[in-house]
RNA sequence: AGAGUUUGAUCCUGGCUCAGAUUGAACGCUGGCGGCACGCUUAACACAUGCAAGUCGAACGGCAGCAUAACCUAGCUUGCUAGGUUGAUGGCGAGUGGCGGACGGGUGAGUAACGCGUAGGAAUAUAUCGUAAAGAGGGGGACAACCCGGGGAAACUCGGGCUAAUACCGCAUAAGCCCUUCGGGGUAAAAUUGGGGACCUUCGGGCCUGAUGCUUUAUGAGUAGCCUGCGUCGGAUUAGCUAGUUGGUGAGGUAAAGGCUCACCAAGGCGACGAUCUAUAGCUGGUUUGAGAGAAUGAUCAGCCACACUGGGACUGAGACACGGCCCAGACUCCUACGGGAGGCAGCAGUGGGGAAUAUUGGACAAUGGGGGCAACCCUGAUCCAGCAAUGCCGCGUGUGUGAAGAAGGCCUGCGGGUUGUAAAGCACUUUCAGGGGGGAAGAAAUGGCAUUAUUGAAUAGGUAAUGCAGCUGACGUUACCCCCAGAAGAAGCACCGGCUAACUCUGUGCCAGCAGCCGCGGUAAUACAGAGGGUGCAAGCGUUAAUCGGACUUACUGGGCGUAAAGGGCACGUAGGUGGAUCUUUAAGUCAUUGGUGAAAUCCCUGGGCUCAACCUAGGAAUUGCCAGUGAAACUGGGGAUCUAGAGUAUGAUAGAGGGAAGUGGAAUUUCCGGUGUAGCGGUGAAAUGCGUAGAUAUCGGAAGGAACAUCAGUGGCGAAGGCGGCUUCCUGGGUCAAUACUGACACUGAGGUGCGAAAGCGUGGGGAGCAAACAGGAUUAGAUACCCUGGUAGUCCACGCCGUAAACGAUGAGUACUAGAUGUUGGGAGGGGUUUCUAUUCAGUAUCGCAGCUAACGCAUUAAGUACUCCGCCUGGGGAUUACGGCCGCAAGGCUAAAACUCAAAGGAAUUGACGGGGGCCCGCACAAGCGGUGGAGCAUGUGGUUUAAUUCGAUGCAACGCGAAAAACCUUACCUACCCUUGACAUCCUCGGAAUCUUGCAGAGAUGCAGGAGUGCCUUCGGGAAUCGAGAGACAGGUGCUGCAUGGCUGUCGUCAGCUCGUGUCGUGAGAUGUUGGGUUAAGUCCCGUAACGAGCGCAACCCCUAUCCUUCGUUGCGACCAAGUUAAGUUGAGCACUCAAAGGAGACUGCCGGUGACGAACCGGAGGAAGGUGGGGACGAGGUCAAGUCAUCAUGGCCCUUACGGGUAGGGCUACACACGUGCUACAAUGGUUGGUACAGAGGGAUGCAAAGCGGUGACGUGGAGCCAAUCUCAGAAAGUCAAUCGUAGUCCGGAUUGGAGUCUGCAACUCGACUCCAUGAAGUUGGAAUCGCUAGUAAUCGCGAAUCAGCAUGUCGCGGUGAAUACGUUCCCGGGCCUUGUACACACCGCCCGUCAUACCAUGGGAGUGGGUUGUACCAGAAGUGGGUAGACGAACCUUCGGGAGGUCGCUCACCACGGUAUGAUUCAUGACUGGGGUGAAGUCGUAACAAGGUAACC
Repeated sequence: AGAGUUUGAUCCUGGCUCAGAUUGAACGCUGGCGGCACGCUUAACACAUGCAAGUCGAACGGCAGCAUAACCUAGCUUGCUAGGUUGAUGGCGAGUGGCGGACGGGUGAGUAACGCGUAGGAAUAUAUCGUAAAGAGGGGGACAACCCGGGGAAACUCGGGCUAAUACCGCAUAAGCCCUUCGGGGUAAAAUUGGGGACCUUCGGGCCUGAUGCUUUAUGAGUAGCCUGCGUCGGAUUAGCUAGUUGGUGAGGUAAAGGCUCACCAAGGCGACGAUCUAUAGCUGGUUUGAGAGAAUGAUCAGCCACACUGGGACUGAGACACGGCCCAGACUCCUACGGGAGGCAGCAGUGGGGAAUAUUGGACAAUGGGGGCAACCCUGAUCCAGCAAUGCCGCGUGUGUGAAGAAGGCCUGCGGGUUGUAAAGCACUUUCAGGGGGGAAGAAAUGGCAUUAUUGAAUAGGUAAUGCAGCUGACGUUACCCCCAGAAGAAGCACCGGCUAACUCUGUGCCAGCAGCCGCGGUAAUACAGAGGGUGCAAGCGUUAAUCGGACUUACUGGGCGUAAAGGGCACGUAGGUGGAUCUUUAAGUCAUUGGUGAAAUCCCUGGGCUCAACCUAGGAAUUGCCAGUGAAACUGGGGAUCUAGAGUAUGAUAGAGGGAAGUGGAAUUUCCGGUGUAGCGGUGAAAUGCGUAGAUAUCGGAAGGAACAUCAGUGGCGAAGGCGGCUUCCUGGGUCAAUACUGACACUGAGGUGCGAAAGCGUGGGGAGCAAACAGGAUUAGAUACCCUGGUAGUCCACGCCGUAAACGAUGAGUACUAGAUGUUGGGAGGGGUUUCUAUUCAGUAUCGCAGCUAACGCAUUAAGUACUCCGCCUGGGGAUUACGGCCGCAAGGCUAAAACUCAAAGGAAUUGACGGGGGCCCGCACAAGCGGUGGAGCAUGUGGUUUAAUUCGAUGCAACGCGAAAAACCUUACCUACCCUUGACAUCCUCGGAAUCUUGCAGAGAUGCAGGAGUGCCUUCGGGAAUCGAGAGACAGGUGCUGCAUGGCUGUCGUCAGCUCGUGUCGUGAGAUGUUGGGUUAAGUCCCGUAACGAGCGCAACCCCUAUCCUUCGUUGCGACCAAGUUAAGUUGAGCACUCAAAGGAGACUGCCGGUGACGAACCGGAGGAAGGUGGGGACGAGGUCAAGUCAUCAUGGCCCUUACGGGUAGGGCUACACACGUGCUACAAUGGUUGGUACAGAGGGAUGCAAAGCGGUGACGUGGAGCCAAUCUCAGAAAGUCAAUCGUAGUCCGGAUUGGAGUCUGCAACUCGACUCCAUGAAGUUGGAAUCGCUAGUAAUCGCGAAUCAGCAUGUCGCGGUGAAUACGUUCCCGGGCCUUGUACACACCGCCCGUCAUACCAUGGGAGUGGGUUGUACCAGAAGUGGGUAGACGAACCUUCGGGAGGUCGCUCACCACGGUAUGAUUCAUGACUGGGGUGAAGUCGUAACAAGGUAACC
């Protein structure tokens, strides 16, 4: 410090997620030792048991218990036991009294507050402690304990009697203190004890002295109370709150100021700088994180606060409204004799419960500290230690060295090996820690004791202080630490390995099981699941989960944005607020400097020190960014004062304008009405119909009425803040601009709330209503058509008044000011020059188009900024839910404004790029259309397919690009299918062992495969071992599979398409994807060529090179040829001879826009012409760029993986592939006279032929039979070409057309024609009379028509592939259909329009709103009620101290009562939570229904 994730790719915006650190953690797996820390975050839930606050006999009366001593009595073993007496002694239960139980310890419920933090303040108190001053005199009366009696189950309590004090109460005194009318008045106390020479004594002591204690006062220290400034969380869907409320006066009250309380008076006080209400929360030092600023947090430690079962209350006290005190009320638990009592772990342990989860009912007061005490000492769950837990941090160990045969085993493998791996074993060492044994610090210094000195004192008693001496005290503790012993011995796991993110293979699984932090893996080859091997990371831990900060500049102070991504308010005026021109002067609030105080300690940081190191502990420093106070400075900001004119404004003079309001007025047009003319239609549409019209429409002429809107001018022209504004005239009125002067003197800018204006639609009342026109009606369209189109038509549109307050109210761009190149146009004004038509240079104010710098993600903006800056306001923070719900405000309503959450997704989005697509555009091409010719679709048949059927009808091919296709031949075979019967190392390959040559052949059984039984036959080579080939048997390795996957593949093929395209290098442009080149202008069949050009070149395609054909030449002439010469026949190249011609097959020539003219800017090229057999690629073929279709083929072949192995392999026979209600494709034959039939007759080309082609001849009506000459073929043969032509006949008829079907008889092939062949003859003679919608081929030797041949093949073409004969018509042209190419445009598409995608309905689940209500919580108001307590009152009762005149009084207690008040109750509101029949919408969910709204002109442009 970043990374992953939106896309085909890119840049940006933006969210989500990850890597880091941390924790009082928990869970999973694992677990050796030690040190230091830490450990109920949940139920402030309930608690059994034990302990946690006592102590003082040197305050007191005492003596229950213990011990001692003395005495008495008894027993006696003469010092023991038992009993008793004496508080006499040590001491001490209970009690009185003092001090302490207000500290320490716990918890965080409440609290948004002077609670806390920080800095200050004045009107206070303060036990103990320090210092100082003054005192401490003399009396009195009680009450506990105790005794007696009573009540009660108990807790406890009542009555009577005795008694002490440092308990209580007067009196005296008063330094001081308090009050005061300044005269005065009031107010204390306690003793106990150590020591002691005289003296006194009731023998207790007095007295002296010391110590401790007591009273009053002052002061200090520390502590506590109170007040104030500032700081301290969310919500405005909480906007108004407040009657003791705010202030005053007086009084009361308190330690103390104060409405703290009360009476009276006034009407204040708080609040947008957020009052009140509500939700949440102890606050801080700090802690975690972060570069910091911040954010989150407030365990342990420390400071403060609050609380102690819940609520209320006071008492005592220096201090409490009191955790281990009291009273009352309530809930709960326990005891009970049912009358009544007891209790409060949020102290330490511990229990139950809750929970994911948190420890021992331990030891000790040895240390530190606290309480009491003179002290010894006692108490102390504070504390110090130990125990439990890897909860965290830190440290150590689980060995070290050597060791290659790279062992075994595992895993992988391309079978060679690799890896685990120097790892192990082996060898040589070491012994930390744990274990055993032994030794052994420090934590301990005091108090106290003794001594010395000083001091107090009369004192060598005693006390106090300092010093010295000796000695006592350790829970931890089997301490730390050290030494010895033995032996590698007792000690490694966890997570991960697709990317982020370090680390890869095999097996299993097969969208299953599962994983997952995000993206995403898994549908048969998963580095992503599970296991294994290996690896990576960390390590006594490792992962997961939860949580916080970070990354996140993703709330932006540091440090973001708002044209299109979320985001400028519809516009203006203006309040508060914020900001504000120039000069001088002053002030010192901000600001800056400096000084002081404070900022607790701990923590963090630095430097040292101590534990072997570290964690940890410790000393010093720094820091603590803050607050307060003092002093100073005066630039800037602010405040005060003075002045100025540049901002702003006013006046004067001009000026443009659809600026606004009101009144009047004009013509054109539509419509209606009246009248005239006139006759059958009008109107409307894509086409129609509804509608109007013979009752006279439309058309046309004249007249009248009425409403609305203002053509031309008219313009990226004008005006206005925006909405918006358009005939003309008048009146009223706002603003702007220009020019020159004069005046005011900062008067300014912005603007939360607020106020006003605000299109259209809509609402209310009343008018008006010509045209248009929601709703509605009808007609069309359509599958439907609640639409688009048409005919009508009401609200409305118009006017007046009043509401509404919203729009894509847009420049999607808030207002203001200043600055920053220009160019061009236009509107309004001014002044100058030439000049007077007008032009030119310029200046203000507007309005547009381009464009530099700059900015921007890009698009774009660019003096009218989206540039550079400043001021102020508004707004944004992922998408959906949601322009929503609830609440509030506004509105007559419609509705508007404000505005969430649950839940859900990993995206949503902007700009640009490349494609693809468009019922977008332009250009161009193609038998694409058009123009023609002939077909298909109708019939019969053939053939293929689908479907159906079947035991099987094997399989594949399925739009073009499957369907006379694989199949260039299914009777058996083929054959893959079915049935039946057989075989199991196999029909076939290699290897091993044994035996036999091989081979040929007969009989029997069987459907056959096969089985059984025979016969013939003994070969070749040899180094004599054997070998080669072949057959049989055996065992196993293996064979075999037309079984699956063409979506694992190779190869081959189809298609777009013989379309003209597809790319690269370098350069350049762009942040980038990419672009350029390849676009443009011409031209071409062509990315063919030329020109232009930030491109220059190049490659694969095009073309050419190859083959056939068209003309000619040369060469060679047999089997070919036939001219000349000769021979010859009925005839015939038949023969000699010849190679001229034809022809054959080799080689050449020829055609290149080469020539001429025109067009073209030049050029490329095009048009025409000449010549030529052929002319502009002459015709045809082969040849198919980069890619697309997961196109086809695992059944041609090959092949990965999977599957079968007495079968999914192999063999045999029979059957099937030939089925048949039907549908489709491709064909044949026809429907006839351009024809049929009969007879005669003419002319091809290219092929085939030895298991072959087969002549002549003969037989048969014929298929064919017989025959066998000839031919391995330019020789022989298949082989008669047919249409044609010459005659005849038929005469438009289901025929002399047509030939299906059927019967009979045959021929041929073949083991075999039943299923299931072809052909022949005789007979039969069906449909069919030119074919609906639709659709196919063809542009010349083509279509059409005619026959011939070949492959396959025993036989079997109407198919296929070839061959020639005859031989047309038409093409104006590119509007349209289809396909394609290039450019451009739009896009929400990119598995790319067979795309994407919206809404209702149905279904499942989820959260949520409404809802008659229902049940809780909190709370307001009004009223009732009123425990305990305090205060006030008091007529009742009681009544020690003091006073007394002895009656009583003062003071007091109880009771009663009043006020306040907790719990509780009633009524009525508010708010919140839960729940609720039913209901509303929302979200989510591979394959539901209906349509097709949006994205392209999305098929009616879309949107508000």